[in-house]
Context: one part of a larger RNA
RNA sequence: GCCUACGAGUUACUCUUACUGGCGAGGUUAAUCCUGUGAACGGGAGGAGCCGAAGCGAAAGCGAGUCUGAACAGGGCAUGCAGUCAGUAGGAGUAGACGCGAAACCUUGUGAUCUACCCUUGGUCAGGAUGAAGGUGUGGUAACACACACUGGAGGUCCGAACUGAUAAGCGUUGAAAAGCUUCCGGAUGAAUUGAGGGUAGGGGUGAAAGGCCAAUCAAACUGGGAAAUAGCUCGUACUCCCCGAAAUGUUUUUAGGAACAGCCUUGUGGUUGAGUACGCUGGAGGUAGAGCUACCGAUAGGACUAGGGGGAGUCACAUCCUACCAAAUCCUGACGAACUCCGAAUGCCGGCGUAUAUACACAGGAGUGAGGGCAUGGGUGCUAAGGUCCGUGUCCGAGAGGGAAAGAACCCAGACUCACAGCUAAGGUCCCCAAAUCUAUGCUAAGUUGAACAAAGGAGGUCCAGUUGCUUAGACAGCCAGGAAGUUAGCUUGGAAGCAGCUAUCUUUUAAAGAGUGCGUAACAGCUCACUGGUCGAGCGACAGGGCAUCGAUAAUAAACGGGCAUCAAGUGUAGUACCGAAGCUUGAGAUACCGCCGAAAGGCGAGAGUGGUAGGGGAGCAUUCUCUCAUCAGCGAAGGUGUGUGGUAACGCAUGCUGGAGAGGAGAGAAAAGCAAAUGUAGGC
Numbered sequence: 001g002c003c004u005a006c007g008a009g010u011u012a013c014u015c016u017u018a019c020u021g022g023c024g025a026g027g028u029u030a031a032u033c034c035u036g037u038g039a040a041c042g043g044g045a046g047g048a049g050c051c052g053a054a055g056c057g058a059a060a061g062c063g064a065g066u067c068u069g070a071a072c073a074g075g076g077c078a079u080g081c082a083g084u085c086a087g088u089a090g091g092a093g094u095a096g097a098c099g100c101g102a103a104a105c106c107u108u109g110u111g112a113u114c115u116a117c118c119c120u121u122g123g124u125c126a127g128g129a130u131g132a133a134g135g136u137g138u139g140g141u142a143a144c145a146c147a148c149a150c151u152g153g154a155g156g157u158c159c160g161a162a163c164u165g166a167u168a169a170g171c172g173u174u175g176a177a178a179a180g181c182u183u184c185c186g187g188a189u190g191a192a193u194u195g196a197g198g199g200u201a202g203g204g205g206u207g208a209a210a211g212g213c214c215a216a217u218c219a220a221a222c223u224g225g226g227a228a229a230u231a232g233c234u235c236g237u238a239c240u241c242c243c244c245g246a247a248a249u250g251u252u253u254u255u256a257g258g259a260a261c262a263g264c265c266u267u268g269u270g271g272u273u274g275a276g277u278a279c280g281c282u283g284g285a286g287g288u289a290g291a292g293c294u295a296c297c298g299a300u301a302g303g304a305c306u307a308g309g310g311g312g313a314g315u316c317a318c319a320u321c322c323u324a325c326c327a328a329a330u331c332c333u334g335a336c337g338a339a340c341u342c343c344g345a346a347u348g349c350c351g352g353c354g355u356a357u358a359u360a361c362a363c364a365g366g367a368g369u370g371a372g373g374g375c376a377u378g379g380g381u382g383c384u385a386a387g388g389u390c391c392g393u394g395u396c397c398g399a400g401a402g403g404g405a406a407a408g409a410a411c412c413c414a415g416a417c418u419c420a421c422a423g424c425u426a427a428g429g430u431c432c433c434c435a436a437a438u439c440u441a442u443g444c445u446a447a448g449u450u451g452a453a454c455a456a457a458g459g460a461g462g463u464c465c466a467g468u469u470g471c472u473u474a475g476a477c478a479g480c481c482a483g484g485a486a487g488u489u490a491g492c493u494u495g496g497a498a499g500c501a502g503c504u505a506u507c508u509u510u511u512a513a514a515g516a517g518u519g520c521g522u523a524a525c526a527g528c529u530c531a532c533u534g535g536u537c538g539a540g541c542g543a544c545a546g547g548g549c550a551u552c553g554a555u556a557a558u559a560a561a562c563g564g565g566c567a568u569c570a571a572g573u574g575u576a577g578u579a580c581c582g583a584a585g586c587u588u589g590a591g592a593u594a595c596c597g598c599c600g601a602a603a604g605g606c607g608a609g610a611g612u613g614g615u616a617g618g619g620g621a622g623c624a625u626u627c628u629c630u631c632a633u634c635a636g637c638g639a640a641g642g643u644g645u646g647u648g649g650u651a652a653c654g655c656a657u658g659c660u661g662g663a664g665a666g667g668a669g670a671g672a673a674a675a676g677c678a679a680a681u682g683u684a685g686g687c
Stems, first nucleotide, its partner, number of pairs: 001687006011095013026051003032045005055062002065077004098236002101233001105226003109222002116200009125190001127159003130155001134151006163187003168183004202218001204214003239622006249262005263369002265366006276357009290343001291341002297337002301333004306327001308326002310323004372397010402413003417591004422587003428581003431565003437578001439577006450567002458552002462549004467544005479536005485509003490504003515530001519528002592612002595609001596607004623676001625673007633665002641660008
């Protein structure tokens, strides 16, 4: 992992609601007793007690009223509608209360054969090294001291086996082993190590102290019990079909992943001046969007004018004057504001009338929800960041399948009762993958731009279009040929400055034309060139702003971001058009089902309309299993069970039959449940 078996809303009592039944202003017995039957049990007695028929008040008490009150007022609660006893079902409470699950707490005991420490009594430590005190001898001293040699054999001394430990690495890691193996390594006469016997016990022991150890268990051992502790938490919770169908919000919460009440869902009942909803007409309140501000408040740019201030002048001080400085008030121009408003919509909201439609509301039973999310839009917050966050409005996902967007919860289209090898469309598409146009007309693009993620500032004789404005057969523009001069090297400056370092001026002449010079160049000149002019040529040529499509800007890890192939008068892109494809949409045919209408006592039949996606959840109708009762049956001429085949039903499932099997089984109508498994890291067994 699979298969088989087992495996979770039960039972008792009380309350409540609905339905069914009995009796009914009443209803009903409990314990107990008597009795019948084969038994379960039935029949009878038993009226104690309980509920109801009257309430109000704290009570005395009064009573269809009563309490409050001074009240004959007002107000509160009553009074007009029947209950009660059983059964069944839904729900609640008390109990383990749908099942499994803690970590823990308390209590009775059991443990020191592991291990910690202690007590008693024993054992063990190869070999080698070092050489303390003391001693002896000699030397030495006044005597000591002291020195040397020998002797001696101390030590939590040294090296190193046994023994004991465990430093590093490797292996091992479903191991040979629930801590080992190999190599290296520490101690090895000591606070050493070890045998046997004994002691200390769970908030206790023991601890050279690590919260270590106390039997593979320790920040409180193990065993039985309280005990099915508790679990606002996690997981699981078993057959079918039909009808409806949510919420992720508000308030409060030792509350925030839980609850209570309300909201939203469902089932039943009810009744009316039809309340609900949509649209049209119409009447209202309001201060948003916008706009405006010499209409207030606040803020505000430039200018004018001008208090006040700063600075300067006035020989100091004053008067006075100036001011490209700061600037109130006022004026002109411009212009801002969620907490500004002289103004001011659209929507929305409230009311009236009309039309259409079918809800709306109240009471009672049952819930679930109270983590929401995306998109669009009005805002706050944030960075006019976020698949961010917080509100409002709408929508979808949630709980929604189908088609499109390559693939995708919520983007586009569209809401799936069933069947059909019938038709039409939506979004989106029509070269091939891939259903349908290599469609029609006319432009653009050369970048594979593009062809379904996305990109800027800025650069650029890419190209197309429509303009504005100049020049042009009196010859433009481009090219080529020729000229481009003189006063003069203008003046100044400078070492030099001659068109061309810099400053000033920028005249005159000859001319077809030629600047006191456009650029290169020289130390300075020279030289080249331009402006400008003539010739040649022969028809268009410049400048400017705008639009379309392209271009660069363009950097991330596969070629790897057209879905791929691939596509260039496209299969790209713009405009216009005609066909076709395309969904569970719509239509057609057949069928099912709930509601509604008609017929019918009911069962059921007929009809047409508009319904039949669905999580949590509410409601309805059924299937199967085991047992019991009643009635009627089957079975050795073969029951149940097993395994095939055929067949019926919308489904759960049913029926017939072959083979196997070898003794019980089931039909109809009722009743009762240990009543349905895929999941719970479910339990047991098998593989």

Model confidence (mean pLDDT): 83 of 100. The part of an RNA shown here (large-subunit ribosomal RNA, domain II) has 687 nucleotides and comes from a freshwater metagenome.